Model confidence (mean pLDDT): 82 of 100. A computed fold for a 95-nucleotide RNA from Mycena olivaceomarginata, annotated as transfer RNA. The source organism's lineage runs through Eukaryota, Opisthokonta, Marasmiineae, Mycenaceae and Mycena. Rfam family: tRNA. The family's RNA type in Rfam is transfer RNA. From the family's description: Transfer RNA (tRNA) molecules are approximately 80 nucleotides in length.
């Protein structure tokens, strides 16, 4: 330098032949439940140990919500994440 691939919420991805975007994780909120931690009072012994209410935090499960100028730009079209041009970037191959 050239070919191909990819670029979609914080992250990973989906989106069929053009009809203005969803899933999982994460975040926030609510509720839930065996659990874990802290722990009043209590039992037993010398230190200590056993079990442990309510509450709070964490966790579990369920539900809800927020969050996206669909890489940038121009074009085609009634309508573009989707088609076309150019550019930028990722990966890969060739030279």
């Nucleotide at each position: 330098g050239g070919g191909c691939u990819c670029u979609u919420g914080g992250c990973g991805c989906a989106g069929c032949u053009g009809g203005u975007a969803g899933c999982g994780c994460g975040u926030u909120c609510g509720c839930u439940u065996c659990g874990c931690a802290u722990c009043a009072g209590g039992g037993c012994u010398c230190a200590g140990u056993c079990a442990g209410a309510a509450a709070u935090g964490c966790a579990u499960g369920c539900g809800a919500a927020a969050g996206g100028u669909c890489g940038u730009u121009g074009g085609u079209u009634c309508a573009a994440u989707u088609c076309c041009u150019a550019c930028a970037g990722u990966g890969u191959c060739c030279a």